Predicted 3D model of a 346-nucleotide part of an RNA (small-subunit ribosomal RNA, central domain) from an uncultured bacterium. The RNAcentral record of the full RNA draws on ENA. Its mean pLDDT, the model's own confidence on a scale to 100, is 88. Its Rfam family is "Bacterial small subunit ribosomal RNA".
Context: one part of a larger RNA
RNA sequence: UUGGGUUUAAAGGGUGCGCAGGCGGACUGAUAAGUCAAGGGUGAAAAGUUACGGCUCAACUGUAACCGUGCCUAUGAUACUGUCGGACUAGAGUGUAGAUGACGUAACUGGAAUGUGAUGUGUAGCGGUGAAAUGCUUAGAGAUAUCACAGAACGCCGAUCGUGAAGACAGGUUACGAGGAUACGACUGACGCUCAUGCACGAAAGCGUGGGGAUCAAACAGGAUUAGAUACCCUGGUAGUCCACGCUGUAAACGAUGAUCACUUGUUGUUGGACUGCGAAGUUCAGUGGCUAAGCGAAAGCAUUAAGUGAUCCACCUGGGGAGUACGAUCGCAAGGUUGAAACUC
Numbered sequence: 001u002u003g004g005g006u007u008u009a010a011a012g013g014g015u016g017c018g019c020a021g022g023c024g025g026a027c028u029g030a031u032a033a034g035u036c037a038a039g040g041g042u043g044a045a046a047a048g049u050u051a052c053g054g055c056u057c058a059a060c061u062g063u064a065a066c067c068g069u070g071c072c073u074a075u076g077a078u079a080c081u082g083u084c085g086g087a088c089u090a091g092a093g094u095g096u097a098g099a100u101g102a103c104g105u106a107a108c109u110g111g112a113a114u115g116u117g118a119u120g121u122g123u124a125g126c127g128g129u130g131a132a133a134u135g136c137u138u139a140g141a142g143a144u145a146u147c148a149c150a151g152a153a154c155g156c157c158g159a160u161c162g163u164g165a166a167g168a169c170a171g172g173u174u175a176c177g178a179g180g181a182u183a184c185g186a187c188u189g190a191c192g193c194u195c196a197u198g199c200a201c202g203a204a205a206g207c208g209u210g211g212g213g214a215u216c217a218a219a220c221a222g223g224a225u226u227a228g229a230u231a232c233c234c235u236g237g238u239a240g241u242c243c244a245c246g247c248u249g250u251a252a253a254c255g256a257u258g259a260u261c262a263c264u265u266g267u268u269g270u271u272g273g274a275c276u277g278c279g280a281a282g283u284u285c286a287g288u289g290g291c292u293a294a295g296c297g298a299a300a301g302c303a304u305u306a307a308g309u310g311a312u313c314c315a316c317c318u319g320g321g322g323a324g325u326a327c328g329a330u331c332g333c334a335a336g337g338u339u340g341a342a343a344c345u346c
Stems, first nucleotide, its partner, number of pairs: 004317003007300002012314001014201004021194003025088001027086005033081002035077003039073004048066007091191001092188003095184003100179001103177007110154001114150008125136002162169002206247006216240001220236004258313006266291011295302002319346003328339004
C1' cells in the first nucleotide's frame, strides 16, 4: 500500500463550533479542464514475446514484426464530474402562531432538618457498639419547651418523565438570555454534510487570591478488633466540601456504540405539539422506553433511537509485558496534562 476492523476480543476523539480539505439535490444552456475516440510525432540500443534463420543440438546468436501500457500536438464526442450562466423547491434556513421544559445567568425569598448560643422545666445518666471503650455529664449533660444566630442541601410532586452538544441541570418568585418540537406553507433559493490544524465548553479532586465555615470529612489523634491492624467499627477532627475571580483539562467523561443522509416486520407504554371525532378512540410529526420480524453477530445480543442495507467525511486499531514509561517538544504556579518510543522479554 491492498485488505480487514473499532458495544463486550486491540480500536469512536469527553463535547460542540468551525477555516482549509473531502463529498454534495432536481431542470436547462454554454464550455470542453477531467473523461472517451480516432490521427500524427516521440517513446535509444540491449532485454522481453512471436516468426524465420546461423553455429552437429542447446545455451548463445542474427533478421523481422510486436511490445514500449507514457508524454506532446492538433481533430472530434459530451453521458458523467468540473467551471460559468439561467431558472426550481423536496435539502437547509428565515418568518408568523399557540404551546413547552430540573436549559443558562443574576437578584430576591421560603419551610423542614442540623449545629451552636440564651432562658425555663427537670435529674442521672447520655452517646456508641457485635460487645465495649475513648468521648460528653452534678460547674446540671441527654430529654423537653420558647427565642435567637449560622451555613449548606432542597422532602412530597418525581416518573424507563423532561431539558441540554457533552459535562450536567430539581424549594419558590422575578428579570435578562438561549433552544428544539409542532402548525401554517408566507419568504430566501442548495445557502448543505463532514471536518486535520484551530477555538470554545468540559464532573470530581487539586492549585492561587479573598471571603465563608452548619454538616460531612482525606490527613491526624484517641478507643476497639487483631498474632499484628499504619484498615474495616467507634469518639473526635484539619484541609476540603460553600461563594467570587483565575488556573487545571482529566474520569468506567459509558449507550464502553463518531457525525450526517436514505431505505428495511409488527406490537405495547409514555412526553410535547397538530388533526379528526359528541365521545370511546383514531391519524400524524418530533422525542423517550419495553418486546419482537427479516437481517446481522463468535456469542451475549442489536433490531426504524441498528450492532441491518447503502452513501459521505472525520477519529482510531494491528500480540502480551516493558509503558501511557524514557527522551525530546509543548502547555501548567504546581500537581501534572498532551504528544509518545526503544532495548529487553514471553